[in-house]
RNA sequence: UGCGGGGUGGAGUAGUUGGAAACUCGUUGGUCUCAUAAUCCAAAGUUCGUAGGUUCAAGUCCUACCCCCGCUA
Numbered sequence: 001u002g003c004g005g006g007g008u009g010g011a012g013u014a015g016u017u018g019g020a021a022a023c024u025c026g027u028u029g030g031u032c033u034c035a036u037a038a039u040c041c042a043a044a045g046u047u048c049g050u051a052g053g054u055u056c057a058a059g060u061c062c063u064a065c066c067c068c069c070g071c072u073a
Stems, first nucleotide, its partner, number of pairs: 002071006010025004019056001027043004049065005
């Protein structure tokens, strides 16, 4: 310099053909126990890297930029 992959709750990930975001762990409260852990129940937490565009409707499509990883000179 160019090319490719990626950025989604606190962490790791899914999200198919555009119809509005879910799973595991964690956190908080409860249950259980003499107590702790485990189990079980419930809740909170995401405006999807940023800004625009297309569309009735965008995590998803388009454009620019930022960041991370790999390859290339």
Model confidence (mean pLDDT): 82 of 100. A computed fold for a 73-nucleotide RNA from Chryseolinea sp., annotated as transfer RNA. The RNAcentral record of the sequence draws on ENA and MGnify. RNAcentral records the identical sequence in 2 taxa. Rfam family: tRNA. The family's RNA type in Rfam is transfer RNA. Rfam's curators write: Transfer RNA (tRNA) molecules are approximately 80 nucleotides in length.